[in-house]
Context: one part of a larger RNA
């Protein structure tokens, strides 16, 4: 000097930032990914309101139509739940950083280009009936739709096989065009009838990723040998792709004192702190990458996962149970218990930015924007300003009793109003998107309605009145700041040297002083 700090005393305001470093301990409750799409699809209520018929013991009872409403709830299907958010367990390399390679690869949505979308079929959920179960949920039978599923046809084109050709590359090889054969597509919805949105195939791009190589990346030799899919080859399988990735066979290799293996510790980086620098220490917040999601394992779906708020199995734990069986996973946001020296509200809003769905309206969004708490830090402001005595006969302290200090300090006079209180005014963040008109259209131009959580907040104005606001540590030397009293090697102080045994500037108190100041000290850690 610094800090994600803590503790003690004290504490006026604002701006900006930060806030479980410990138990990756366990979690009540609510919310965090979709009641996203009705312009993919079938089905489809009720409460209520209203009109009305019949019966009536006048209480009411039984019906029908319309609105509610093609709405809600539920289901099939599509897209999204692989982003965003959290944590640092594991990992000393499968990671990360830098520089490359991929002639060994993938890429939904998006952009650009080209071509296409014909015909047909069988189911199934929802629903209904029956049944089982305490529940979670399940079984059997029956009905039905689609942009769900299946078959056939068409082939710009792609893939594979064969033939022959050109170009390129150091190379395994890559690229291009031709012929023949085989093989592979599709889905509709809306419409103002102009078209719009989709769907299929192919190519290129963009974006995002996979894989590989080199170098760098903590300590220990009181860890010296390690390795059998191990190292390499051939072949096969597998993968988007290379590869012992896996397997069969063959060879016996591969690594290691330039530290293998083992042990311990640890997410890595941009950076942060310190330092003149070299360096050292650290890796909170913000950003990039990685890993993980109760523990362990596995795959499914998908463009993408081996998937935090998906599935299956095993385990520990918690909960429900009718004992047969079920349910759960805060290292999301708040919040609780526990641990700890120690770390916040079970807040508001989708107005903005961004994300998902949608043609759109719009819906969802604890991302985010805000507010709340905390002097945790940095920065700014204030607690008044000017005048006022050779200086109060004040209190208090000292005194050689003359006086000296506190001290322009106070009183008192004049002034000001930042803050404070009251009243008033009152934002920017909001013009994009959207709608309408013109334009063939991309787009552009013009016009228009609505929308603010923060918040009646900030800011500003008026009024009032010095009013509402100072502490902490230290004063022997280092080190700025000295006297008196008390105590008497006691009580105590202390970072080091050291103080205290009767005049202690070092202990305790007082007066005075010094240094910082809404803080000041102490402790801890790093340089």
């Nucleotide at each position: 000097g610094a800090c994600g700090a803590a503790c003690g005393c004290u504490g006026g305001c604002g701006g900006c930032a930060g806030g479980c470093u410990u138990a990756a301990c366990a979690c009540a409750u609510g919310c965090a990914a979709g009641u996203u799409c009705g312009c993919a699809c079938g089905a489809g209520a009720a409460c209520g309101c209203u009109c009305u018929g019949g019966c009536u013991u006048c209480g009411g009872c039984c019906g029908g139509g319309g609105c509610a409403a093609g709405u809600a709830c539920a289901g099939u299907g599509g897209c999204g739940g692989a982003c965003g958010g959290g944590u640092g367990c594991g990992u000393a390399u499968c990671g990360c950083g830098u520089a490359g390679a991929u002639a060994a690869c993938c890429u939904g949505c998006c952009c650009a280009c080209a071509g296409g979308c014909g015909c047909g079929g069988g189911a199934u959920a929802a629903c209904c009936a029956c049944g089982g179960g305490a529940a979670a949920c399940c079984g059997u039978g029956g009905c039905u739709a689609a942009u769900a599923c299946c078959g056939c046809a068409c082939g710009u084109c792609g893939u594979c096989u064969g033939g022959a050709c050109c170009c390129c590359g150091c190379a395994u090889g890559g690229g291009g065009a031709c012929c023949a054969g085989a093989u592979g597509a599709a889905a509709g919805c809306c419409u103002u009838c102009g078209g719009g949105c989709g769907c299929c195939u192919u190519u290129g791009g963009a974006u995002g990723g996979g894989u590989c190589u080199a170098c760098g990346u903590u300590g220990g030799a009181u860890u010296a040998g390690c390795u059998u899919g191990u190292u390499g080859g051939u072949g096969a399988g597998g993968c988007a792709a290379c590869g012992g990735c896996u397997c069969a066979c063959c060879a016996a290799g591969g690594c290691a004192a330039c530290g293998a293996u083992c042990c311990a510790u640890a997410g890595c980086u941009g950076g942060u702190c310190u330092g003149a620098g070299a360096g050292g220490a650290c890796g909170a917040u913000c950003a990039g990458c990685c890993a993980c999601a109760c523990u362990g394992a596995g795959a499914c779906u998908g463009a993408g996962a081996c998937a935090c708020g998906g599935c299956c199995c095993a385990g520990a734990c918690u909960c429900c149970u009718a004992c047969g069986g079920g349910a759960g996973g805060c290292a999301g946001c708040a919040g609780u218990g526990g641990g700890g020296a120690a770390u916040c509200u079970u807040g508001c809003a989708c107005a903005a930015u961004g994300g998902g769905g949608u043609a759109a309206c719009c819906c969802c969004u604890g991302a985010u924007g805000c507010a709340g708490c905390c002097a945790u830090g940095c920065c700014g402001c204030g607690u008044g300003g000017a005048g006022g005595a050779a200086g109060a006969c004040a209190c208090c302290c000292c005194u050689a009793u003359g006086g000296g200090g506190c001290g322009u300090a106070a009183a008192c006079u004049c002034c000001u109003u930042u803050u404070c209180u009251g009243c008033g005014c009152g934002a920017a963040g909001a013009a994009a998107c959207c709608c309408c008109u013109c334009u063939u259209g991309u787009u552009g131009a013009g016009g228009g309605u609505g929308u603010g959580a923060c918040g009646g907040u900030a800011c500003c104005g008026c009024a009032g009145g010095a009013a509402u606001a100072a502490g902490g540590a230290c004063c022997g030397g280092c080190u700025a700041a000295c006297u008196c009293c008390g105590u008497g090697c006691c009580a105590g102080c202390a970072g080091c040297c050291g103080c205290g045994g009767u005049a202690a500037u070092a202990c305790g108190g007082a007066g005075g002083g010094u240094c910082c100041a809404a803080g000041c000290g102490u402790u801890g850690u790093c340089c």
Molecule: small-subunit ribosomal RNA, 5' domain
Organism: uncultured bacterium